[in-house]
Molecule: transfer RNA
Organism: Candidatus Aenigmatarchaeota archaeon
RNA sequence: GGGCCGAUAGUCUAAUGGUAGGACGCCACUUUCACAUGGUGGAGAUUCCGGUUCGAUUCCGGAUCGGCCCA
Numbered sequence: 001g002g003g004c005c006g007a008u009a010g011u012c013u014a015a016u017g018g019u020a021g022g023a024c025g026c027c028a029c030u031u032u033c034a035c036a037u038g039g040u041g042g043a044g045a046u047u048c049c050g051g052u053u054c055g056a057u058u059c060c061g062g063a064u065c066g067g068c069c070c071a
Stems, first nucleotide, its partner, number of pairs: 001070007010024004018054001026042005047063005
C1' cells in the first nucleotide's frame, strides 16, 4: 500500500426497514433477627459524518478504531 470482517448499556449478546430486547452487574423496595438466595420496580446503549427512504441498528458512501490475510 491492497483485500476481507467487525463496532449496540459497565460486560456479554439479540433485533434482516416499523416502540432497540435479554442475561450478568448497578440502584430502590420487599422477603430475613441479620446476611445470602428469591420477588418487584428503576436508571443505563446503536463509534462518527453524510446519503436513500414516510421511516435506518439494519441498505449505500466516507472517516475512525480493532482483528485477519496478501505484498